[in-house]
Molecule: Glycine riboswitch aptamer
Organism: Paracoccaceae bacterium
RNA sequence: GUCGCACAAGCGGGAGAACCGGCGGAAUCGCCGGUGCCGAAGGAGCAACCGCCCCGGAAACUCUCAGGCCCACAGGACCGUUCGUGCAAC
Numbered sequence: 001g002u003c004g005c006a007c008a009a010g011c012g013g014g015a016g017a018a019c020c021g022g023c024g025g026a027a028u029c030g031c032c033g034g035u036g037c038c039g040a041a042g043g044a045g046c047a048a049c050c051g052c053c054c055c056g057g058a059a060a061c062u063c064u065c066a067g068g069c070c071c072a073c074a075g076g077a078c079c080g081u082u083c084g085u086g087c088a089a090c
Stems, first nucleotide, its partner, number of pairs: 001090002004087004009082005018035007036069003042065001043063003049057003
């Protein structure tokens, strides 16, 4: 220097899902109650599979505790890209 892997940060893309009632209030909005809904923060469960195999690692599947449910804002797995650090190979 090149490439790969891991982590962090910046940028871009980024889905899904409600209504009713009451109160405050000009409205947005907020709070409370009832029922319903969503899955792509997180969490949990099963498991194909994998490993150093009497034990571990394991999903975008499942659950919905958490979170979310007009638009917007926010969040957002994942993808791309930039940069930094570490490791390995050449």